[in-house]
Context: one part of a larger RNA
RNA sequence: CCCUCGUUAAGGAACUCGGCAAAAUGGCCCCGUAACUUCGGGAGAAGGGGUGUCUUGCCCUGUGAAGUCCUUCGUGGAUGGAGCGGGGUGAGAUCACAGUAAAGAGGCCCAUAUGACUGUUUAGUAAAAACACAGGUCUGUGCGAAGCCGUACAGGCACGGUAUACAGACUGACACCUGCCCAAUGCCAGACGGUUAAGGAGCGGUGUGACGGCCCGCAAGGGUCGAGGCAUCAACCCGAAGCCCUGGUGAAUGGCGGCCGUAACUAUAACGGUCCUAAGGUAGCGAAAUUCCUUGUCGGGUAAGUUCCGACGCGCACGAAUGGUGUAACAAUAUGGGCGCUGUCUCAACGGGGGACUCG
Numbered sequence: 001c002c003c004u005c006g007u008u009a010a011g012g013a014a015c016u017c018g019g020c021a022a023a024a025u026g027g028c029c030c031c032g033u034a035a036c037u038u039c040g041g042g043a044g045a046a047g048g049g050g051u052g053u054c055u056u057g058c059c060c061u062g063u064g065a066a067g068u069c070c071u072u073c074g075u076g077g078a079u080g081g082a083g084c085g086g087g088g089u090g091a092g093a094u095c096a097c098a099g100u101a102a103a104g105a106g107g108c109c110c111a112u113a114u115g116a117c118u119g120u121u122u123a124g125u126a127a128a129a130a131c132a133c134a135g136g137u138c139u140g141u142g143c144g145a146a147g148c149c150g151u152a153c154a155g156g157c158a159c160g161g162u163a164u165a166c167a168g169a170c171u172g173a174c175a176c177c178u179g180c181c182c183a184a185u186g187c188c189a190g191a192c193g194g195u196u197a198a199g200g201a202g203c204g205g206u207g208u209g210a211c212g213g214c215c216c217g218c219a220a221g222g223g224u225c226g227a228g229g230c231a232u233c234a235a236c237c238c239g240a241a242g243c244c245c246u247g248g249u250g251a252a253u254g255g256c257g258g259c260c261g262u263a264a265c266u267a268u269a270a271c272g273g274u275c276c277u278a279a280g281g282u283a284g285c286g287a288a289a290u291u292c293c294u295u296g297u298c299g300g301g302u303a304a305g306u307u308c309c310g311a312c313g314c315g316c317a318c319g320a321a322u323g324g325u326g327u328a329a330c331a332a333u334a335u336g337g338g339c340g341c342u343g344u345c346u347c348a349a350c351g352g353g354g355g356a357c358u359c360g
Stems, first nucleotide, its partner, number of pairs: 001355008010346002014344001019341001027051005036041001038173001052094012067079004095099001107339007114331002119131002135171007147157003174326004179256003184253002186249005193244003199238002204233005212225005257275005284318001285315001296312005
């Protein structure tokens, strides 16, 4: 010096990102116990007192001797309460610094955020405000169900269930609520008309080209037209869903404005004008787990507060089941404050054990 314990004057968080760590609290009995509350809780709230041993009363309780009485004479019954235990509650005495004498055994309070809660999770950096949850809503599904597994018209799960069921999606106890927009996208419903595939249909065109016609040629041959068949291209017309179209639908994906002026101080604008839009953000909340400017401004707490709490609102860029706002209880959650307590610190000291180091 390192690890790990113990003690410490005075102070008591001045340490530090932060009381991290340590200290403190601690069992049992009695008294007492606030706001708030979903009336269950909160609560072991908080805060106090007692606790050993001996003597001696009283009360409750377990066991139940002698004696007495009865007797069917039985190892019987009744009565009786001694003795020995257990618990409680008084009084008195007594020892120590100290009595749950060692060990083991909640620190507490106030305010806020988030999530209702118990639960679950990143086996080996994260336990949380994330996931789940009961509850809410929407959608699909009538049973050989929808959905899912499977190459499958097999088979299976769903289910030996049947819409108070099952499946999918979102939200997430409870309380009060959940506004406007259907233009876009999606979904649902409809349907005159438009567009339209395969297929049907086949006007017409093209190729081929007859011991076919015509023309030229003495001939060989050449040119041209071209029936039927075969091959091929193919117009009109018929032709489903879809799309276009017509409506609906937000606890579907989503969206929820700008400029200018105006009141008898000023300021502000209930009010007016105008442009745009599908509609222009309602209630509630708001410098917030969201606020850039920003340590916003005011108030509180401190001697002093970029954090914290309460307000304000000019919301860069809250907002209503991607839920909004509250909320008792709960949390190894996050933030701020206080009491107690302390070697965290002022500032370090001493001691125990084990290392390091030296020798072997």